[in-house]
RNA sequence: AUCUCAUCCAGAGAGGCGGAGGGACAGGCCCUGCGAUGCCUCAGCAACCUGGGACCGCAAGGUCCCCAAGGUGCUAACUCCUGAAGUGAUGCCAUAUCACUUGAAGAUGAGCG
Numbered sequence: 001a002u003c004u005c006a007u008c009c010a011g012a013g014a015g016g017c018g019g020a021g022g023g024a025c026a027g028g029c030c031c032u033g034c035g036a037u038g039c040c041u042c043a044g045c046a047a048c049c050u051g052g053g054a055c056c057g058c059a060a061g062g063u064c065c066c067c068a069a070g071g072u073g074c075u076a077a078c079u080c081c082u083g084a085a086g087u088g089a090u091g092c093c094a095u096a097u098c099a100c101u102u103g104a105a106g107a108u109g110a111g112c113g
Stems, first nucleotide, its partner, number of pairs: 003111006013042005021031003025083004043075003048071003051066006079105001084102007
């Protein structure tokens, strides 16, 4: 890398370096010389794993609560929106627009290897 499971409408930015792209991909729409992306420092958010407690269970394990010390993660816009399928409404037989559901893809964590 692949695979499995969980989550993704909440939250949280300053400084330095540097100098043109960036938001995964495509379309759209945005951010950006009032300095983006990136790197570093400090700060913060959250609570996935480690940690503490209560309860259930024969067990494997599960539910809830606490902490924020350690391992990650994150700190523009819902994963920025859409992408495939279905349902409904409007409209009308051309497609379109809107709403919802499921999914795909992606991200993060944990596990497997």
Molecule: SAM riboswitch aptamer (S box leader)
Organism: bacterium UBP2_UBA2255